[in-house]
Context: one part of a larger RNA
RNA sequence: UUGGGUGUAAAGCAUCUUUAGGUGGCUUUUUAAGUCUGCCAUAAAAUCCCGGGGCUCAACCCUGGACAAGUGGUGGAAACUACCAAGAUGGAGUAUGGUAGAGGCAGAGGGAAUUUUCGGUGGAGCGGUAAAUAUGUAGAGAUCAGAAAGAACACCAAUGGUGAAAGCACUCUGUUGGGCCGACACUGACAAUAAGAGACGAAAGCUAGGGAAGCGAAUGGGAUUAGAUACCCCAGGAGUCCUAGCCAUAAACAAUGGAUACUAGGCACUGUGCAUAUUGACCCAUGUAGUGUUGUAACUAACGCGUUAAGUAUCCUGCCUGGGGAGUACGUUCGCAAGAAUGAAACUC
Numbered sequence: 001u002u003g004g005g006u007g008u009a010a011a012g013c014a015u016c017u018u019u020a021g022g023u024g025g026c027u028u029u030u031u032a033a034g035u036c037u038g039c040c041a042u043a044a045a046a047u048c049c050c051g052g053g054g055c056u057c058a059a060c061c062c063u064g065g066a067c068a069a070g071u072g073g074u075g076g077a078a079a080c081u082a083c084c085a086a087g088a089u090g091g092a093g094u095a096u097g098g099u100a101g102a103g104g105c106a107g108a109g110g111g112a113a114u115u116u117u118c119g120g121u122g123g124a125g126c127g128g129u130a131a132a133u134a135u136g137u138a139g140a141g142a143u144c145a146g147a148a149a150g151a152a153c154a155c156c157a158a159u160g161g162u163g164a165a166a167g168c169a170c171u172c173u174g175u176u177g178g179g180c181c182g183a184c185a186c187u188g189a190c191a192a193u194a195a196g197a198g199a200c201g202a203a204a205g206c207u208a209g210g211g212a213a214g215c216g217a218a219u220g221g222g223a224u225u226a227g228a229u230a231c232c233c234c235a236g237g238a239g240u241c242c243u244a245g246c247c248a249u250a251a252a253c254a255a256u257g258g259a260u261a262c263u264a265g266g267c268a269c270u271g272u273g274c275a276u277a278u279u280g281a282c283c284c285a286u287g288u289a290g291u292g293u294u295g296u297a298a299c300u301a302a303c304g305c306g307u308u309a310a311g312u313a314u315c316c317u318g319c320c321u322g323g324g325g326a327g328u329a330c331g332u333u334c335g336c337a338a339g340a341a342u343g344a345a346a347c348u349c
Base pairs, nucleotide, nucleotide: 004320005319006318007303008302012317015199016198017197021193023191026087027086028085031082033081034080035077036076037075038074039073040072041071042070049065050064051063052062053061054060091190092187093186094185096182097181098180099179103176104175105174106173107172108171109170110153114149115148116147117146119144120143121142125135161168162167205246206245207244208243209242210241214240215239219235220234221233222232257316258315259314260313261312262311265294266293267292268291269290270289271288272287273286299304322349323348324347331342332341333340334339
């Protein structure tokens, strides 16, 4: 390479947008590049195969015949791919009427709790899982009233919703992206995928400036213990929060790439349409888009998966090829740094 794989054995990029590329729905026409086919030329000899012959046989040798893609030329066919021209509407999109939502950004407001602080009452403990460190007659803890600050938003809440993913939840306002459903008006294949490229990307970390209630890596103390650089307790300087900019990684998981078509059902929930019913809301029947659960066939090494496939097929793409060495070394790119990306070999089993 052919081939085989990628939920858990090695292997799906964290996610999306898009360029090149390869791929592409229906009908009719043209051309004949691919495709199929006739003939001609070439396709050295030897070898291989077949007939005959020579060494006593054989290996070996001689002689004759046959053989093949491939390449070039020329004539033909037109189903498929491609090309030319035209058309249609089912894929895709635009417009239109609705609709659900913690989708994003900005601004404003709110209450509970916590801590601190001021004052009142009161008077011995409090705190801690046992204890001790700590704290308290210079009045703690408890309780009442006032003030301040920062961070997070109980109940509703769900097997729920939404977003490409990361993620998103107090309330209101403004602005803005996407989805779904219904009628069918318009464009007329405009599509799917996607190397490279770009965008976004939890937490931690970094730079500058703010902020700092609670929590709390580091650190100190008290315990436990043989020891205890831990688990438990008392404190607590980074950080956690905001603004601007970096970083680009996670068991970034459904450990399952995207798209399309087809292949039994049952039950439940969310959005929406229609029919029925009703005073109305339910109920019941049915369509569509999602979210779950159970399960047939099929598949699977098994576990399991099963119309949200890991089934049956097609297209495109990333990745894998024994364990260790090693996601290391070297080089390069990026980064303020931390490091990230790319990524071997010797050796060894």